Predicted 3D model of a 73-nucleotide RNA (transfer RNA) from Longimicrobium sp.
Its mean pLDDT, the model's own confidence on a scale to 100, is 81.
RNA sequence: GCCGAUGUAGCUCAGAUGGGAGAGCACUCGCCUCGUAAGCGAGAGGUCCCCGGUUCGAUCCCGGGCUUCGGCU
Repeated sequence: GCCGAUGUAGCUCAGAUGGGAGAGCACUCGCCUCGUAAGCGAGAGGUCCCCGGUUCGAUCCCGGGCUUCGGCU
């Protein structure tokens, strides 16, 4: 330099066909317990990497840029 993949909550990741942003763990509060852990319930937590385009409407489609990973030279 070229090709491919990847980017969503603190972490690991879903999000099928364009319309409701989610799960597990972690965190906070409560229940339970003599107490702790475990378990159960509730809650908080988001610029969906950035810019632009298409669309009534974009995490999702298109173009460009960037990060990370892999391959080729």
The source organism's lineage runs through Bacteria, Longimicrobiia, Longimicrobiales, Longimicrobiaceae and Longimicrobium. The RNAcentral record of the sequence draws on ENA and MGnify. It matches the Rfam family "tRNA".